SAM riboswitch aptamer (S box leader) from Arthrobacter sp., 91 nucleotides, folded computationally. The coordinates come from a structure-prediction model, not an experiment, and the mean pLDDT is 79. Rfam family: SAM riboswitch aptamer (S box leader). About the family: The SAM riboswitch is found upstream of a number of genes which code for proteins involved in methionine or cysteine biosynthesis in Gram-positive bacteria. The organism belongs to Arthrobacter, within Bacteria.

RNA sequence: ACACCAUCCAGAGCGGCUGAGAGACCUGGCUCCGCGACGCCGCAGCAAGCCUGUAAUCCGCAGGGAGUGCUAACGCCAGGUUCGAUGGAGC
Numbered sequence: 001a002c003a004c005c006a007u008c009c010a011g012a013g014c015g016g017c018u019g020a021g022a023g024a025c026c027u028g029g030c031u032c033c034g035c036g037a038c039g040c041c042g043c044a045g046c047a048a049g050c051c052u053g054u055a056a057u058c059c060g061c062a063g064g065g066a067g068u069g070c071u072a073a074c075g076c077c078a079g080g081u082u083c084g085a086u087g088g089a090g091c
Base pairs, nucleotide, nucleotide: 002090004088005087006086007085008084013043014042015041016040017039021032022031023030025080026079027078028077029076044071045070046069047068050064051063052062053061054060075083
């Protein structure tokens, strides 16, 4: 990179830099945004998972540390000979 499988209505913000658009692509909406969105950095947080102990039918509980993904709105809504993101196991 390709193909396959699974999930996507829960949860989680502060500061600094930048300066106009952003919400994966197209269309139609709708929403956020100079009271600074989006993006980047730092710290923090949320989630799953890993290790150890306890429990042990199940559900759990406590501690530990390196990482992973994420932190507006049902993947914002609808449509599309359809994809996007994350994870898993391969190759």